[in-house]
RNA sequence: GCACCUGUAGCUCAGCCUGGAUAGAGUACGAGCCUUCUAAGUUCGGGGUCCAAGGUUCAAAUCCUUGCAGGUGCG
Numbered sequence: 001g002c003a004c005c006u007g008u009a010g011c012u013c014a015g016c017c018u019g020g021a022u023a024g025a026g027u028a029c030g031a032g033c034c035u036u037c038u039a040a041g042u043u044c045g046g047g048g049u050c051c052a053a054g055g056u057u058c059a060a061a062u063c064c065u066u067g068c069a070g071g072u073g074c075g
Stems, first nucleotide, its partner, number of pairs: 001074007010027004020058001029045005051067005
């Protein structure tokens, strides 16, 4: 330098292909219940402008372009 993959909650990820419902799960965190206390279990809660900018569209996490970051391969 070229090609491909990845970027969504503190962390690990789904959703993207085929645009539309209030953006979800597990875990972690906070609180209640339970327990002599802790752990475990259980219920509830807080936490996101979906890497950035622009474009298309009535509507974009999702499609298009560019850039940034990480990874793999080739040279």